[in-house]
Bacterial RNase P class A from a Peptococcaceae bacterium, 392 nucleotides, folded computationally. Lineage of the source: Bacteria > Bacillota > Clostridia > Eubacteriales > Peptococcaceae.
């Protein structure tokens, strides 16, 4: 200097004028709106949209069922340890994968409980022999040696020749049988590679490696390492399933209060061995009528819930860290047809331009609250680390 990885922050600032919402203080009157409940009006001070407010994917606080227990089904999570109110989140570690590396990713329990799937190709997908290798001690064919026999040539014998038989050795093509090592198919073929051995082969044997089992040591544990043993049993559970742990339901349009108004001579079912009770079923418990249908009235109003919190910031202590403890300090939206704005000036940043100047300034708006995850984001700042090049 370049390229990268991880983390944090800003993402407009200042002033003036005018206009909105909330809180507090003061002031005001029997003012205004309203049927009522309740609300409105003045002055001053303070304050007012995010890191994601988005998604509605998780977890909880809170409210109601409701006095609310146990179980099953269902659902969720899935390496180990820690953190937290809790979580599928966060931190640290183990194992696996990617990268030269800093780092990043993982749907990471069990295939020996059972069931199931593995297209096509291939002989065969825990099963088999397509190509192939070996192959008799029995049989077939041939060659040679040897043993005697019969016949024949020769006067006889010997020798030669022919025929069949016994026996030994060799060769050949096979058969019964043996093999799963070599080749082919395939993502995967009865662990891998090398050597010995064998008729040819095979963990058949041996050395090394892998898996599995046992054992010892280290570690809280996941797991790691050593030793022993020929034990060798594919893959998929992001298939059903098994195992371990967790788990009521509905949700702020939850719900509480105030105001106002009314019509039930209605029907049906069940009825204490019954009915009802906020997902389903069972048991328990509570209540005594319950449920459904038809019909009628009021309101469409007002107040609360609604923001002081598992809160923010700073220092110290503990911890590798997440985080916890402690001391001090601060109050930073609560709208309800829905506020948080508009204009002007100066400055900042980016682009174009010689300059003057012009244009632009990302993603995007609270709705009960909080902790997470995921997604979007023009431009800019800072820190640490890794790799490469150059110089000293």
């Nucleotide at each position: 200097g370049a390229a990268g990885u991880c983390a944090a922050c800003c993402g407009g600032a200042u002033g003036a004028u005018c206009g909105c919402g909330g809180a507090g203080a003061c002031a005001a009157g029997c003012a205004c709106c309203g049927a009522a409940a309740g609300g409105u009006c003045g002055u001053c001070u303070c304050u007012g949209a995010g890191g994601a407010a988005a998604g509605u994917c998780c977890g909880a606080g809170c409210u109601c069922c409701a006095c609310a227990g146990g179980g099953c089904a269902g659902g969720g999570u899935g390496c180990c340890g820690g953190g937290u109110a809790a979580u599928a989140c966060c931190c640290g570690g183990u194992g696996g994968g990617g990268g030269u590396g800093a780092c990043c990713c993982c749907a990471a329990g069990g295939a020996a409980a059972g069931u199931g799937c593995a297209a096509c190709a291939g002989a065969g997908a825990u099963a088999u022999a397509c190509c192939g290798c070996c192959g008799a001690u029995a049989g077939c064919g041939g060659a040679a040696g040897u043993c005697g026999g019969u016949c024949u040539u020769u006067c006889u014998u010997a020798a030669g020749g022919a025929c069949a038989g016994g026996u030994u050795u060799c060769c050949g093509a096979g058969u019964a049988g043996g093999c799963a090592a070599g080749g082919g198919u395939g993502g995967a073929a009865a662990g891998g590679c090398g050597a010995g051995g064998u008729a040819a082969g095979a963990g058949c044997u041996c050395a090394c490696c892998g898996g599995c089992a046992g054992u010892c040591a280290g570690g809280u544990a996941a797991c790691u390492g050593g030793c022993u043993g020929g034990c060798c049993c594919u893959g998929c559970a992001a298939a059903c399933c098994c195992c371990a742990c967790c788990u009521g339901g509905a949700g702020c349009a939850a719900g509480a209060c105030c105001a106002a108004a009314u019509a039930g001579a209605g029907g049906a079912a069940c009825g204490a061995u019954a009915g009802a009770g906020u997902g389903g079923c069972c048991c328990g418990c509570u209540c005594u009528g319950u449920u459904c249908c038809c019909g009628g009235g009021u309101a469409a109003g007002g107040u609360c819930g609604c923001u002081a919190g598992a809160g923010g910031c700073u220092g110290c202590c503990g911890g590798u860290a997440a985080c916890g403890g402690u001391a001090g300090u601060c109050c930073c939206a609560g709208a309800u047809a829905g506020a948080u704005g508009a204009u002007c000036a100066u400055c900042a940043c980016u682009u174009c331009g010689g300059a003057a100047g012009a244009a632009g300034u990302a993603c995007a708006g609270a709705a009960c609250u909080c902790g997470g995850c995921u997604u979007a984001c023009a431009g800019g700042u800072u820190g640490a680390c890794u790799u490469c090049g150059c110089u000293u």
The coordinates come from a structure-prediction model, not an experiment, and the mean pLDDT is 76.
It matches the Rfam family "Bacterial RNase P class A". Rfam describes the family as follows. Ribonuclease P (RNase P) is a ubiquitous endoribonuclease, found in archaea, bacteria and eukarya as well as chloroplasts and mitochondria.
It was read from a public genome assembly, where an Rfam model found it.